The part of an RNA shown here (large-subunit ribosomal RNA, domain II) has 731 nucleotides and comes from a Promethearchaeia archaeon.
The full RNA is in RNAcentral, with records from ENA.
Rfam family: Archaeal large subunit ribosomal RNA. For this family Rfam cites "Crystal structure of the ribosome at 5.5 A resolution" (Yusupov et al., Science, 2001).
Taxonomically the source falls in Promethearchaeia (Archaea, Promethearchaeati, Promethearchaeota).

Context: one part of a larger RNA
RNA sequence: GCCAGGGAGUUUAUGUGCGUGGCGAGUUGGCUAAGGGGCUCAACCCCGUAACCGCAGAGAAAUCGAAACCUUCGCAGCUUCGGCAAGGAAGGUGCGUCUUAAAGGGCGCAAGUCACACAUGUAAUACCUGAAACCGGACGAUCUAUGCCUGGGCAGGGCGAAGCGCAUGGAAACGUGCGUGGAGGCCCGAAAUUACGUUGACGUGCAAUUCACGACGAUGACCUGGGUAUAGGAGCAAAAGACUAAUCUAGUCCGGAGAUUGCUGGUUCUCUCUGAAGCUGCUCUGAGGCAGGCCUUGGGUGAGGUAGAGGUGGUGGUGUAGAGCACUAAUUCGCUUGGUAUGGGCCUUAACGGGCUCGCCGGCCUCUUAAACUCCGAAUCUGCCACCGCCGUUGACCCCAAGAGACGGCUUGGCUCCCGCAAGGGGAGUCGACGAAAGCGGAACAACGCUGACCGGGGUUAAGGUCCCCAAGUAUCGGCUAAGUGUUAAAUAGAAAGUUGUCCUGUUUCUAAGACAAUUAACAGGUAAGCUCAGAAACAGCUAUCCUUUAACGAGUACGUAAUAGUUCAUUAAUCGAGAAGCAGGGCGCUGAAAAUGGACGGGGCUCAAGUCGAUCACCGAUACCCCGGGGCACACAUGGUAGAAUGUGUGAUCCGGUAAGAGAGCGUCCGGUUCGGGAAGAAGCUUGAUAGUAAUAUCUAGUGGACCGUUCCGGAGUGCAGAUCCUGGU
Repeated sequence: GCCAGGGAGUUUAUGUGCGUGGCGAGUUGGCUAAGGGGCUCAACCCCGUAACCGCAGAGAAAUCGAAACCUUCGCAGCUUCGGCAAGGAAGGUGCGUCUUAAAGGGCGCAAGUCACACAUGUAAUACCUGAAACCGGACGAUCUAUGCCUGGGCAGGGCGAAGCGCAUGGAAACGUGCGUGGAGGCCCGAAAUUACGUUGACGUGCAAUUCACGACGAUGACCUGGGUAUAGGAGCAAAAGACUAAUCUAGUCCGGAGAUUGCUGGUUCUCUCUGAAGCUGCUCUGAGGCAGGCCUUGGGUGAGGUAGAGGUGGUGGUGUAGAGCACUAAUUCGCUUGGUAUGGGCCUUAACGGGCUCGCCGGCCUCUUAAACUCCGAAUCUGCCACCGCCGUUGACCCCAAGAGACGGCUUGGCUCCCGCAAGGGGAGUCGACGAAAGCGGAACAACGCUGACCGGGGUUAAGGUCCCCAAGUAUCGGCUAAGUGUUAAAUAGAAAGUUGUCCUGUUUCUAAGACAAUUAACAGGUAAGCUCAGAAACAGCUAUCCUUUAACGAGUACGUAAUAGUUCAUUAAUCGAGAAGCAGGGCGCUGAAAAUGGACGGGGCUCAAGUCGAUCACCGAUACCCCGGGGCACACAUGGUAGAAUGUGUGAUCCGGUAAGAGAGCGUCCGGUUCGGGAAGAAGCUUGAUAGUAAUAUCUAGUGGACCGUUCCGGAGUGCAGAUCCUGGU
């Protein structure tokens, strides 16, 4: 993992609501509890009226103590079609009581109660499983820590302290030499001990710490056997929070105990109807909760409703975008025939003072700005009203009651914004989508395009496509592209800057009185212009840039020289013979263009487009739309009946996607009562097949099996498994 069995909203008490049933406030409204008696002994019958709720309220209390009223409107219903009108709504007159001098005001003026079923709140373990912990009492020092008692162990070798002896030196103190001696947390090195290295082996191991080869230490603070002492907030500790029986920053076992957990996981049959929220407020609150909003169900009412799709018009609101400088705050140049008393400097004067200038504060013109500036000011957005539209008697809007879920959203969608260099970034609003939405398209792809799936069959289209993979055009007409550009709706890319690539459009100038290009020739004189300069002759530089001859020829476009020279251009002629040159704009291309295995238009492949632009007609293509058949649901009508259920017919273009969740109707299991049955001519169970039902499931055939089993209606539950690292067993 699989299989079988087990496995999770229960029970009691007490509130609330709804449904069903009994009885029901004039002659005592409803109901018994404990307990007792009887019986065919759980269950049924009888007794038991204490208590409780209701029948009257008001008031702190003393205390006092009420309408089965009237009018109008009006749903259902009825109708003689005029109306009447249960329930309902509004208004009025009263009444009880409290306050009270009065007025006014508050509360009140007749349907309940008991049982059962269901839903839900509260208290209890309270849907199931799960902590780490806390507390209590016991049991542990056969492991290990430390102490104590009593035993045991340490091959071999080396060094050679004190003391002592002999010899010798010395006056002495004391020394020297040679021996002897055998000290030591001394040295080397086995056993025993330790655990430093190989970060070796092993690493479902030989082993929950081992193996191998090396290593430290090895007469001591040494190693070790047995005995004994100390314990759980306690011991012991040469101290590491180490160790206290594979358990230690508080042992183990049992108990409190089903601790608690706002956290994780799980929570078992079917179909039908509706169908969310991830927002607001408060919260020692942000993983939770409570209230509102959003969902569901039931009831009431009875005609409007409408930012819960929208549109138009009218009438109001606003201070954004933009713009502007009139205020506030910045800000450039200039002017100033304003101020500067005590701003700086200079000049002048005996001094007072005067003059100039810079600066500062103002004024004028001018340049430039603003989220926290506004003399202005849109589009939008928005309040109210009217009309259209839409929704509504299949009951909207509104009101009441019960049950929720949800309160982590997301968006590589559109639009409007803020922060950020930017981001598949963070934040706000709004519409849509996903969430909770399948189908078709986009190669694949929660949110992009089309479209909202009751079931079956047939057809037509949408988005998107039509060479092959792959359903449908190798379709038609006209352009462009030569880059494999491209073959991408977007998400999912190509910029600035360039381009005599090519196509198109517009415009200007020149052109058969010959343009443009090419070839041949000319390109002169005054003059080497003047100045400058060593020189300056078209051509270092400065100034000026005229006249003549000409078909034309600059006081000179570039190269060049020391300066000349030389070459060249402008300009002109001849040859030639038809367009040429420039500017502006557009289409498709090209350069710009770099990433790590070889590689991506989905691929093949395609330029004889299957690329791209424009036009046209076909076809393919969804669960969309249409048609046919069927089902459900809702509503209406009929039958039916006290009512409900039920049955039949009709209508539904405007009903039938759906997570959390609510509501409804059913299937099946076990047990009890009841009715009717089956079974040795073969029960249950098991295996196989067939049929019926939307489904849970049901019935039947055959085989096996060998003794019990089912049906109707009602009742009661230990009532349905794929999950929980679920439990037990098997494999």

The coordinates come from a structure-prediction model, not an experiment, and the mean pLDDT is 82.